RNAcentral holds the full RNA, with entries from SILVA. The part of an RNA shown here (small-subunit ribosomal RNA, 5' domain) has 545 nucleotides and comes from a metagenome.
[in-house]
Context: one part of a larger RNA
């Protein structure tokens, strides 16, 4: 000099864009943060309103509506994303480059084929039992895209051998052969041409469903190289190192087990200890380098502490389950409930870090055919000069160089065109009025063309037209009004280092980054006048280069 997620002191007009628990991965009151689908399924209220009847005149009973709505249940998809934190981790965790011929991949896209036929349950519900509660049973009824059989099935899978093309460590791909065991579900809309009296069956469109192939996306695993400190850590290792066989996994593998061998690592630093999330980046520097890893982005790890598996395409799962532990709460003492390192917020710790706000309008995500619902992701607003940037606090004129302050050699000098006065301007703030962009391929409707279809039902694709919706916010912005009015401080002035005099003090009080200053004329302490520097900031402290 530059920088900062800074803090402290003095001061503080406005705006834009950013940014804000670095400490206790300490404990948490309260609210919200993951639901959705009735076009998978069975069932299905009440309040209220209206009508009728009975009378004890404000009650009872019935019906319609509320409404196939609410709440609950079965089932599907999602809850493994998004959001937080950095405790652990010195490791294939990360970065980079390869490999997987050792692998998986829900949803999505393209493509090939299919979607036949049966069955038994169960929740909800009703009745009932236990319990303070949390909750747990018993009996009976019922549905499905829930569950379970049977059929059919390939170039998918398994076993056995074969040919060709690649690869060279096993093998991969393609083609056929023999044998074996494997699948499914319906919903919604439209139509009556054919069989048929009509609903239906059926046909058809679309969305689902099943089995393959290819892709995309997302992951798993393996390897080369790279990036901390300590030798005042020198030896470490028994599933250890390798083999055979088996198990296990989506998959290779001591990953696990049995047996066999005795290996494996290490001064090019094993083992142990300390510290630490890693990277893109960030800061500094001419660079080389050094320091660092807040915000943003990628990866990893964790979710009160420790362990475990279940479900699932995917978890060993932050707002799931089970066990153990610590802590907090409820209890009828028998037993139960909980997990903010999600967003706000509270206590505590600390030098120190914000609102228990608004909205799903946009972007994105989940569910749904859609309408739509959910979304503390996100978009906004609030708060803090915490940072960067912009802008204002007025402009011109004005010498009797006013008054006043300071100083003086008493003549003067200086503050100083500074003020006052006069003439103007109108940024910001204020008032009044107007007032956005951010909003679109929404749904739905219409028209035209193409496809499916028997079809002018219906449906799908493409193009055009109509078409609702704004949290921010009456905000930005614009116009008008009034009026210099409401808006400047902080540090320094001995040298380094820009800026000097007077008074007070008298090695005292004090200053100080270094040199040093102060013991009676202190430009160095304290005050004043003046000056210098920066400016809505200025200094100090801390840290890095």
């Nucleotide at each position: 000099g530059a920088a900062c997620g800074a803090a402290c002191g003095u001061u503080g007009g406005c705006g834009g864009c950013g940014u804000g628990c670095u400490u206790a991965a300490c404990a948490c009151a309260u609210g919200c943060a993951a639901g959705u689908c009735g076009a998978a399924c069975g069932a299905g209220a009440a309040c209220g309103u209206c009508c009728c009847g009975g009378c004890u005149u404000g009650c009872c009973g019935g019906g319609a509506u509320u409404a196939g709505u609410a709440a609950a249940g079965u089932g599907g998809c999602g809850c493994a994303c998004g959001g937080g934190u950095g405790a652990g981790u010195a490791a294939c965790a990360c970065g980079u480059g390869a490999g997987u011929a050792a692998u998986u991949u829900c949803c999505c896209u393209c493509u090939a084929a299919g979607c036949u036929u049966g069955g038994g349950a169960u929740a909800a519900c009703a009745c009932u039992g236990c319990g303070a509660a949390a909750g747990c049973g018993g009996u009976g009824c019922u549905a499905a895209u829930a569950c379970c059989g049977a059929a059919u099935a390939a170039g998918a899978c398994c076993a056995c051998g074969g040919u060709a093309u690649c690869a060279c460590a096993u093998g991969a791909u393609a083609c056929a052969g023999u044998g074996g065991g494997a699948a499914a579900a319906g919903g919604u809309g439209g139509c009556c041409u054919c069989u048929g009296u009509a609903u239906a069956u059926g046909c058809u469109a679309u969305c689902a469903c099943u089995u393959g192939g290819a892709g995309a996306u997302a992951a798993g695993c393996u390897c080369g190289c790279g990036g901390a400190c300590c030798a005042u850590u020198a030896g470490c290792u028994u599933g250890u190192u390798g083999g055979u066989a088996g198990g296990g996994u989506a998959a290779c593998g001591g990953c696990c087990u049995a047996c066999c061998a005795a290996g494996g690592c290490c001064a090019a630093g094993a083992u142990g200890g300390u510290u630490a999330g890693c990277u893109g980046g960030u800061c500094u520097g001419a660079g080389a380098g050094g320091a660092u890893g807040a915000u943003c982005a990628g990866c990893c790890a964790c979710a009160c502490u420790g362990g475990a598996a279940c479900u699932g395409a995917g978890a060993c799962a932050c707002g799931g389950u089970c066990c153990a532990g610590a802590c907090u709460c409820c209890u009828a003492c028998g037993g139960g409930a909980g997990g903010c390192a999600g967003c706000a917020g509270u206590g505590g710790g600390g030098a120190a870090u914000a609102u228990u706000g608004c909205g799903c309008a946009a972007u994105g995500g989940g569910g749904g055919a859609a309408a739509c619902c959910c979304u503390g992701a996100c978009g906004c607003a609030g708060u803090g000069a915490c940072g960067c940037c912009g802008u204002g606090u007025g402009a011109g004129u004005g010498a009797u160089g006013a008054a006043g302050g300071u100083u003086u050699u008493c003549g003067g000098a200086u503050c100083g065109u500074a003020a006052a006065g006069c003439u103007c301007u109108g940024u910001c703030a204020g008032a009044u009025g107007g007032g956005a962009a951010g909003a679109a391929u929404a749904a739905a409707g219409g028209c035209a063309g193409g496809g499916a279809a028997a079809a002018u039902a219906u449906u799908u694709c493409u193009g055009c037209c109509u078409g609702a919706u704004g949290a921010c916010g009456g905000u930005a912005c614009c116009a008008u009004c009034a009026g210099a009015g409401g808006a400047a401080g902080c540090a320094c002035c001995g040298g380094c280092u820009a800026a000097c005099u007077c008074c007070g003090u008298g090695c005292c009080a004090g200053c100080a980054g270094c040199c040093g200053c102060g013991g009676u004329a202190a430009u160095a302490c304290g005050g004043a006048g003046g000056g210098u520097g920066c400016a809505a900031a200025c200094g100090u402290u801390g840290u890095u280069c």
Rfam family: Bacterial small subunit ribosomal RNA. Model confidence (mean pLDDT): 82 of 100.